[in-house]
Molecule: transfer RNA
Organism: marine sediment metagenome
RNA sequence: GGGGCGUUAGCUCAGGUGGCAAGAGUGUCUGCUUGACAUGCAGAAGGUCGCUGGUUCAAGUCCAGCACGCCCCA
Numbered sequence: 001g002g003g004g005c006g007u008u009a010g011c012u013c014a015g016g017u018g019g020c021a022a023g024a025g026u027g028u029c030u031g032c033u034u035g036a037c038a039u040g041c042a043g044a045a046g047g048u049c050g051c052u053g054g055u056u057c058a059a060g061u062c063c064a065g066c067a068c069g070c071c072c073c074a
Stems, first nucleotide, its partner, number of pairs: 001073007010026004019057001028044005050066005
């Protein structure tokens, strides 16, 4: 230098062919349960979907550039 894959909640990840308010598990917080703890149950908070543009009535999803990580080629 060329190519491939990945980037979504604190962490691990899902989100066929764009569509009505972005999810799961785990963690955190609150409550219930207990003599107390653990477990269990219920609820809540938490996200500029890496960044900037473009296409579209509408983008996590499509396109381009850039950044970062892993891998391959030279």